[in-house]
RNA sequence: GGCGCGUUCGGCUAUGGGUUAGGCCGCUGCGCUUUCACCGCAGGGGAAUGGGUUCGAGUCCCGUACGCGCUA
Numbered sequence: 001g002g003c004g005c006g007u008u009c010g011g012c013u014a015u016g017g018g019u020u021a022g023g024c025c026g027c028u029g030c031g032c033u034u035u036c037a038c039c040g041c042a043g044g045g046g047a048a049u050g051g052g053u054u055c056g057a058g059u060c061c062c063g064u065a066c067g068c069g070c071u072a
Stems, first nucleotide, its partner, number of pairs: 001071007010025004018055001027043005048064005
């Protein structure tokens, strides 16, 4: 350099083109407790990036970035 695969909350992970993008852990607050922990309830937090297709894109297509692998 060429080819292939991957990229979703702080972390792990769902979501076969259709409405609030869900769950677990962690975090914050409240309740419980003499206090802490456990437990319960609530909350904040996410589609790498730029285009395209479509009535509608996290999902399909192309480029770019980053990571991994194969190859010269």
The RNA shown here (transfer RNA) has 72 nucleotides and comes from a Micromonosporaceae bacterium. Taxonomically the source falls in Micromonosporaceae (Bacteria, Bacillati, Actinomycetota, Micromonosporales). The coordinates come from a structure-prediction model, not an experiment, and the mean pLDDT is 81. RNAcentral records the identical sequence in 2 taxa. Its Rfam family is "tRNA". By type it is a transfer RNA. The sequence is in RNAcentral, with records from ENA and MGnify.